[in-house]
The part of an RNA shown here (large-subunit ribosomal RNA, domain II) has 688 nucleotides and comes from a sediment metagenome. The coordinates come from a structure-prediction model, not an experiment, and the mean pLDDT is 86. It matches the Rfam family "Bacterial large subunit ribosomal RNA". Gene Ontology terms of the family: structural constituent of ribosome and ribosome.

Context: one part of a larger RNA
RNA sequence: UCCAACGACUUUGUUCUACGCGGCAUGUCUAAGGAGGUGAAAACUCCGGAGACGCAGUGAAAGCGAGCCUGAUAAGGGCGUUAAGUCGCGUGGACAAGACCCGAAGCCGGACGAGCUACACUUGAGCAGGGUGAAGCGCGAGUAAAAUCGCGUGGAGGCCCGAACCCACUCGCUGUGCAACACGAGGGGAUGACUUGAGUGUAGGGGAGAAAUUCCAAUCGAGUUCGGCAAUAGCUGGUUCUCUCCGAAAUAGCUUGAGGGCUAGCGUCCCGACACUCUGCCUGGGGGGUAGAGCUACUGGAUGAGAAAUCGCGGGCAACCGUAGGUUUUUCAACCAAACUCCGAAUACCCAGGUAUGUUAUCGGGGCAGUCAGAACUCCGGGGCUAAGCUCGGAGCUCAAAAGGGAAACAGCCCAGACCGCAAGCUAAGGUCCCAAAAUCCAUGUUCAGUGGGAAAGGAAGUGAAGUUUCCGAGACACCUAGGAGGUUGGCUUAGAAGCAGCCAUCCUUGAAAGAGUGCGUAAUAGCUCACUAGUUUAGAGACUUCGCGCCGACAAUGUAACGGGGCUUAAACAUGGUACCGAAGCUGCGGAUCGUAUCGCAAGAUACGAUGGUAGGAGAGCGUUCCGUAUGCGCUGAAGCGACAGGGGUGACCCAUCGUGGAGCGUACGGAAGUGCGAAUGUUGGA
Numbered sequence: 001u002c003c004a005a006c007g008a009c010u011u012u013g014u015u016c017u018a019c020g021c022g023g024c025a026u027g028u029c030u031a032a033g034g035a036g037g038u039g040a041a042a043a044c045u046c047c048g049g050a051g052a053c054g055c056a057g058u059g060a061a062a063g064c065g066a067g068c069c070u071g072a073u074a075a076g077g078g079c080g081u082u083a084a085g086u087c088g089c090g091u092g093g094a095c096a097a098g099a100c101c102c103g104a105a106g107c108c109g110g111a112c113g114a115g116c117u118a119c120a121c122u123u124g125a126g127c128a129g130g131g132u133g134a135a136g137c138g139c140g141a142g143u144a145a146a147a148u149c150g151c152g153u154g155g156a157g158g159c160c161c162g163a164a165c166c167c168a169c170u171c172g173c174u175g176u177g178c179a180a181c182a183c184g185a186g187g188g189g190a191u192g193a194c195u196u197g198a199g200u201g202u203a204g205g206g207g208a209g210a211a212a213u214u215c216c217a218a219u220c221g222a223g224u225u226c227g228g229c230a231a232u233a234g235c236u237g238g239u240u241c242u243c244u245c246c247g248a249a250a251u252a253g254c255u256u257g258a259g260g261g262c263u264a265g266c267g268u269c270c271c272g273a274c275a276c277u278c279u280g281c282c283u284g285g286g287g288g289g290u291a292g293a294g295c296u297a298c299u300g301g302a303u304g305a306g307a308a309a310u311c312g313c314g315g316g317c318a319a320c321c322g323u324a325g326g327u328u329u330u331u332c333a334a335c336c337a338a339a340c341u342c343c344g345a346a347u348a349c350c351c352a353g354g355u356a357u358g359u360u361a362u363c364g365g366g367g368c369a370g371u372c373a374g375a376a377c378u379c380c381g382g383g384g385c386u387a388a389g390c391u392c393g394g395a396g397c398u399c400a401a402a403a404g405g406g407a408a409a410c411a412g413c414c415c416a417g418a419c420c421g422c423a424a425g426c427u428a429a430g431g432u433c434c435c436a437a438a439a440u441c442c443a444u445g446u447u448c449a450g451u452g453g454g455a456a457a458g459g460a461a462g463u464g465a466a467g468u469u470u471c472c473g474a475g476a477c478a479c480c481u482a483g484g485a486g487g488u489u490g491g492c493u494u495a496g497a498a499g500c501a502g503c504c505a506u507c508c509u510u511g512a513a514a515g516a517g518u519g520c521g522u523a524a525u526a527g528c529u530c531a532c533u534a535g536u537u538u539a540g541a542g543a544c545u546u547c548g549c550g551c552c553g554a555c556a557a558u559g560u561a562a563c564g565g566g567g568c569u570u571a572a573a574c575a576u577g578g579u580a581c582c583g584a585a586g587c588u589g590c591g592g593a594u595c596g597u598a599u600c601g602c603a604a605g606a607u608a609c610g611a612u613g614g615u616a617g618g619a620g621a622g623c624g625u626u627c628c629g630u631a632u633g634c635g636c637u638g639a640a641g642c643g644a645c646a647g648g649g650g651u652g653a654c655c656c657a658u659c660g661u662g663g664a665g666c667g668u669a670c671g672g673a674a675g676u677g678c679g680a681a682u683g684u685u686g687g688a
Base pairs, nucleotide, nucleotide: 001688002687003686004685005684006683011097012096013095015094016093017092018091019090020089021088022087023086024085027053028052029051033047034046035045036044057064058063067079068078069077070076100238101237103235107228108227109226110225111224112223118202119201120200121199122198123197124196125195126194127192129161130160131159132157136153137152138151139150140149141148165189166188167187169186170185171184172183204220206216207215208214241622242621243620244619245618246617251264252263253262254261255260265371266370267368268367269366270365271364272363273362277361278358279356280355281354282353283352284351285350286349292343293341294340299337300336301335303333304332305331306330307329308328309327310326311325312323313322314321315320374399375398377396378395379394380393381392382391383390404415405414406413419592420591421590422589424588425587426586430582431581432580433566434565435564439579441578442577443576444575445574446573452568458552459551462549463548464547465546466545467544468543469542470541471540480535481534482533483532485509486508487507490504491503492502515530519528520527593612594611595610596609597608598607599606600605623677625674626673627672628671629670630669631668632667633666634665641661642660643659644658647656648655649654
């Protein structure tokens, strides 16, 4: 990993509740017990009315009673009066129990453990060899005597080196090991608080501990084992056949509440009500203070230009004048506001009338739920950075619980809601050169950037369109030829300043024209050039604005890699218009199934129309397994079981036939009762 078997909503109840069926109802039922019944028991039958529910309520109660209570009340209010129950069986649910199944860590109790390890007690054992040389003692020296010194002797020590023995500091190795802590090379202690044998003691909130939450048998912040025990688990996982109808929620309030509950909301089923009740549209009537707008219409904010008063400052003898500044008032102009409003929509919402559709869709009562983690997208807002696949509200939509077509792929986007079948047709979104179904379609333009097929501020004689304006056959614009002068080197400044460092001024003359000079240049001059003019030539030339499409701006990690690919340039790109086609489980056609409504019909049924995606969940109808009762069948001329690619039937669960195997039991009909259906639970057991 696979296969087989096993494996989860059960059972009980003098409890409660709803529905279905049945008995009785001028109420219903018996309980214990007794009698009959039986091989023994039971079923069953008959007694048994104790007692229970119901038949009247109300009040705390006394009590009163179709009423009662409250209350001063004859008021008001609260609960009643106007519905038949009861017993049994079945089903749904509640409650109590292990209560659908498996799963803790833990808590408590009784036992078993110190052959591991900790400490202690008793009694034994062990420590090669070498070194050092304490006290004491002896002799000598020395002293008044001591002290003291030397030599010898001596053999102390948690002394030194180092085996056995004990330990475990470092590195390596091992790390599915030789080993659930080893091995190798080194390392520490090695007469001691040393090591060790045997015997003995201390026990679980207890022991022991040179103390680490360390050890108490590979187990220790409380050993192990059995029991309480199916502890509890608002948590995780799992929960087994089929078809049909309907079909949610991820919200509100409360919650030691937030991943749990309760009630409401939303689903389903039953019963009742049948009213334009509901829903859409039209008309009419409402309330509002949002969007917008506005503000000498308030409350506030905020800018520019003036004016006035006053304070300050300066001047002045003073009057007064001036003024960067402050405060107040005022004029004009342009503004801002969720918590501003003189105003003020569209929608939405409420009511009424009309109308249309619908299987009453609406409302009331009751049974049973599930839901309380929601998600993206569009619009209106708050928070954030007008960040987030962000977060919180509101309105909608899809997903959730929705398959199909499109978007290359892609829950939430676009189109569209799958009852089943068909080798039929039409369309939607989106497409029509090839991959790949359908136009290499038509018309007119644009783009040269592979733009299309990623991006901003900003930049540019790209290119197309529209427009405004200036010059121009009295010759423009551009090239070319020629001129571009004189006063004058203007004045000042300066070492110099001559058009051309800088400052000031910027005139006059000649002339077709020529600046007291546009740029280069010189130390300053010089030189080149421009403005300006003539000639030459000949028809347009310049400036600006708006729009369309392009260009630059443009840097990322394996490999083109920012059209799905190939490939595409009067397009297979873009814009505008048009015609045709393709394209889905949409719509249509044909056939079929189920359900509903209407009509017909006693019914069975027929016809017409409509419906039939679906998670949680509600409701309905069935298939199959084991056993029991009644009835009836099959079987050694072969039961059950098992196998077979194969036949037939049913919407399906499944059923039937045939062949093989097998070798003794097994069906069918109608009822009944359940240990009643497996793919998942790191499920359990066995096997491969």